[in-house]
Small-subunit ribosomal RNA, 5' domain from a metagenome, 516 nucleotides, folded computationally.
Context: one part of a larger RNA
This record gives sequence, C1' cells and structure tokens, in this order.
RNA sequence: GAUUGAACGCUGGCGGCAGGCCUAACACAUGCAAGUCGAGCGAACCUAGCUUGCUAGGUGAGCGGCGAACGGGUGAGUAACGCGUAGGAAUCUGCCUGGUAGUGGGGGACAACGUUCCGAAAGGAACGCUAAUACCGCAUACGCCCUAAGGGGGAAAGUGGGGGAUCUUCGGACCUCACGCUAUCAGAGGAGCCUGCGUCGGAUUAGCUAGUUGGUGGGGUAAAGGCCUACCAAGGCGACGAUCCGUAGCUGGUCUGAGAGGACGAUCAGCCACACCGGAACUGAGACACGGUCCGGACUCCUACGGGAGGCAGCAGUGGGGAAUAUUGGACAAUGGGGGCAACCCUGAUCCAGCCAUGCCGCGUGUGUGAAGAAGGCCUUCGGGUUGUAAAGCACUUUAAGCGGGGAGGAAAGUUCGUUGGCUAAUAUCCAGCGGAAUUGACGUUACCCGCAGAAUAAGCACCGGCUAACUCCGUGCCAGCAGCCGCGGUAAUACGGAGGGUGCAAGCGUUAAUC
Repeated sequence: GAUUGAACGCUGGCGGCAGGCCUAACACAUGCAAGUCGAGCGAACCUAGCUUGCUAGGUGAGCGGCGAACGGGUGAGUAACGCGUAGGAAUCUGCCUGGUAGUGGGGGACAACGUUCCGAAAGGAACGCUAAUACCGCAUACGCCCUAAGGGGGAAAGUGGGGGAUCUUCGGACCUCACGCUAUCAGAGGAGCCUGCGUCGGAUUAGCUAGUUGGUGGGGUAAAGGCCUACCAAGGCGACGAUCCGUAGCUGGUCUGAGAGGACGAUCAGCCACACCGGAACUGAGACACGGUCCGGACUCCUACGGGAGGCAGCAGUGGGGAAUAUUGGACAAUGGGGGCAACCCUGAUCCAGCCAUGCCGCGUGUGUGAAGAAGGCCUUCGGGUUGUAAAGCACUUUAAGCGGGGAGGAAAGUUCGUUGGCUAAUAUCCAGCGGAAUUGACGUUACCCGCAGAAUAAGCACCGGCUAACUCCGUGCCAGCAGCCGCGGUAAUACGGAGGGUGCAAGCGUUAAUC
C1' cells in the first nucleotide's frame, strides 16, 4: 500500500447492489418448513335438489398409489480413491424419450366400520363384516431368465370422457380416445465400483501388519474384490518416510503480488460427510434415511409411579457463550420442486419486504455575487496579521428528502368462445396450432414521469517533532500524560492537556485484529 463475513471509539443525510453466529456440532419454549390423488377403493357425516332413495357438491379418517433418498442446514468427523484430474470394467437405474409384444380368466384376505375389553395416558387386544390400480394362483410368452442345449421358468389393472349401428338383466356389453398396467430392447439423466497422478506439519514418531499378502473351494452383492468363510502358502508396506502423533472437510475459486509465489476456502457453484451420542437393519428404483423404525446411552418433559413423550447443524425466535452477526414478517405473482387428466393443493426452496454505514458504488448537504476586508475569536514587534469571500447582504437554483397526482415492466400460462389439423365409424370427446374475450402481482404508496413549497431537512473524524502533508499561544513542570519506531515531559514543550490556525480523508474517519 492492498484486503476483510470483521470488532471497538466518535460521528451519521439518501439511494442501488451485495453481505450478515467466524465463538458452544451448547441446550431449546412456540409457530411453520411434505404432501398430494375421489379420474384406484369401500364406508361415515354434512349441505342442496327433490322423483323418499337416488343425484350433485363438500368434510375428516382408513385401504391403495406416487412423493417423502429432492429441496434446505451444518463442517463435528475425515490426511482418505474423501476431493481434484485423467482413465477403466465387473454393474443398477422409479419418473422421462424411442421401439416391439401384450393387457385373458379366477380366488382368498386385511384396515376402515360394528361389538366387547385393557390402560391415567401413549396406545393396545379379541370376535365379526367389506372394496380396490392392495394381495395370490391359473392361462398365454415376440422378446426375457436358467440350462447338462434335451429342456425348464416367469407377467399384467384397471379408471375416466364420448358415442352411430347391434345386443341388454337398462347397470352395461361393444367401439373409440386419454391416462394407466405387464414384459423386453435401446437412449438420456442419475448412482455404485476400480486405477495412475496430485493433495498440511512433526523423525524429539523407525519399524508396521494375522484377514495381515496371495491362492483354491464356498458364500455374499446390482456388481470386481479377503467383502465374508474354510483350507493352503508366507507373504505385504517402509528413509521416494510406512506406522504413530498433531492439524484440517476437498475443489472451482478468494485476497495479495509485476510475476513466481504466499495466505485463505465466508457468500455463489460442484463433490463428500453428518443430523442429540453410539449401533443396526427394514421399506424402497434409490436410504442404512435431518423433520422414518428398532436397541443402548446422556439430557429434558408428562405420569394415576405401572409406564410414556422428545431431538431447530430447516425458517423465524429464546437462553447461553462471545469483541461480534438480523424479523417469532409477506406471497406462492414469478422461477423451480412434489402430487394430480386437469382445475388446483402443498412448498420458511424461492421471490420479496424488515433490521445493521458490514462492504462496494452513486448522489446530496447549495450556486453566483459580495471588502466596510464588519463583529467576535486567536496572535501581535501594538503598526497590524489571521480566521476571510468566509459570514451578513443581494440575485438564483430545487437534485435528494417531504407533500400531491399520474404510472410501465416483471404475465406467460391456465379458463372460455371460434377456427384449422390429427386420432376416429363420427361433425362427440381428446390432443396440437392460430385468432378473439374476460381475468391472474407478494413486492407496491414499485421503477419512472409531472406538479408544489422553501436554502429550506443533511459534516464529521483523525492528525500537525522526524519518518509524514500540516504551527502558534496558554496550562503543566520527569508531574499529569504521549508513544508505530526514534523518542517527548525536570519553568518559555511546534511531541502532554486546551485554544486559535492548518493538513488529510469524508458519510464516514480513526484504532485494534488478521493476510499478502
């Protein structure tokens, strides 16, 4: 000099953009943060219509499906194939895209519900009834899997919209469209695994290792493999630093520097790890699962003392720690995500607003004129000098703030009407395109524009001995004090304290800490 997730002191007008627990991975009151589907299913209740047992709409549970493995947080652990980079082969993959083939016929249950019972509660037990896109056989098998190549094995589910002829028990069958379902091939995206190289300090850590290193058989996994197991062999690593100890999430990058390098790894992005501490598996395409389960532990809470409940390193917020770090805000309008045919619902992701000069950037606190060089202050050699065109006065301007009015863009979708094309037996429905209409904004009193009034509402901080730009007076008298280094202060201190003046920065200025 540059820089900072900064803090402290004094001061503080506005806006834009960013950032905001670096400490206790300390403990947490309260609310919210993951639901959705009635176009999978049966029942209950409410409302309306009435044809009095149906239709339509709704509500909260239950079975079932998908999601909950994403998104969000944190950096404790980890010196490791964890990360980075470049490769590899022995793998899996829900939803999505493309292709091929199919979607036939049956059965038995379990919730809900009812009855009875246990318990303070959390919750639970017995018996009985019932539906399905829940579950299980049978049939079929292009492709698929196994094979000793003969052969063997394995699937499915329906729901909704519309409809001319035919049939009808008037429910529908049947046709068609859409969404599904099953099998399989390929793709895309995702994930698992292996390897070369790189990845902090300590030798006052020199030897380390028994599933250890390799082989064979077996097991296990989606998959290679001591991954596991039995047997056999005796190997494997190490001064090119093994092992041990300490420290640490890694990277893109950030800061600095001419560069080489050094330091760092906040925000944003990628990867990893963790979710009170430790361990385990279940479900599932995917977890060994932050807001799931089970076991052990510590802690907190409830209890009828028998037993139960909980996990903010999600968003806010509280206590505590600390030099120190914000609102128990608004909205799903946009972007994205989950569910759904859709309408739509959910979304503390996100978008916004609030607080903080924490940082960067921009703007303002007036402009011109004005010598009687006013008054006052300070200095003085008492002549004067300086503050100083500074003020006053005069003439103007009105940015920003204030008040009033106008007013974009962020909005495209979705809905509805018409039309064209596709599917189709069809002018229904559905899908796609085009055109018209009415709508959808948290921010928001938006940005921006116009008008109104009036210099009005807006300057401080540090320094002035040398380094280093800037000097005098008074007070003090090695005292009180200053100080980054050299050093000042013991009676004329440009170095302490005050004043006047000056210098430098400026809504900031200094100090401290830290890095180059």